[in-house]
RNA sequence: GGAGCCGUAGCUCAAUGGCAGAGCACUACUCUUAUAAAGUAGGGGUUGAUGGUUCAAAUCCAUCCGGCUCCA
Numbered sequence: 001g002g003a004g005c006c007g008u009a010g011c012u013c014a015a016u017g018g019c020a021g022a023g024c025a026c027u028a029c030u031c032u033u034a035u036a037a038a039g040u041a042g043g044g045g046u047u048g049a050u051g052g053u054u055c056a057a058a059u060c061c062a063u064c065c066g067g068c069u070c071c072a
Base pairs, nucleotide, nucleotide: 001071002070003069004068005067006066007065010024011023012022013021018055026042027041028040029039030038048064049063050062051061052060
């Protein structure tokens, strides 16, 4: 220098153009002498950034940023 893959909650990951979710973690409560486990409820997101297409974008397109891999 060229090519490919990835970027979504604190962490690991879903969501194949139509309400952004799960598990773990966190907070409160129940249970217990207490803790853990278990149960119930709750909080937490500019979907890496900017622009474009569309009635509608995490999803499609372009550029950029970051990470990984391959080629030279």
Transfer RNA from a Candidatus Daviesbacteria bacterium, 72 nucleotides, folded computationally. The RNAcentral record of the sequence draws on ENA. Its mean pLDDT, the model's own confidence on a scale to 100, is 82. It matches the Rfam family "tRNA". Rfam links the family to the GO term triplet codon-amino acid adaptor activity. Rfam classes the family as a transfer RNA. Lineage of the source: Bacteria > Bacteria candidate phyla > Candidatus Daviesiibacteriota.